Description: c-di-GMP-I-GGC riboswitch aptamer from a Candidatus Rokuibacteriota bacterium, 81 nucleotides, folded computationally. Taxonomically the source falls in Candidatus Rokuibacteriota (Bacteria, Bacteria candidate phyla).
RNA sequence: UCCGCUAAGAGCAAACCCGUCGCGAGACGGGGACGCAAAGCCACGGGUCAGCAAGCGAGCCUGACAGCCGGGCUACCGAAG
Repeated sequence: UCCGCUAAGAGCAAACCCGUCGCGAGACGGGGACGCAAAGCCACGGGUCAGCAAGCGAGCCUGACAGCCGGGCUACCGAAG
């Protein structure tokens, strides 16, 4: 460095509920744990979703999702190899 053990210590937190914000996708805070070895960060490629516009249908545009896949950057621990 790769790698990731019925290891240890820590960490995050899906659905759902409450509150706030947003036209919306959704975000933030609290509760809550399905899961996660990058479920830390970045919308770069693909994808999905929303808004606007258009409308036969799409695309463009503006956004959202990093817990959809890929990619980039960074990082705790240390069994075996």
Rfam family: c-di-GMP-I-GGC riboswitch aptamer. Gene Ontology term of the family: cyclic-di-GMP binding.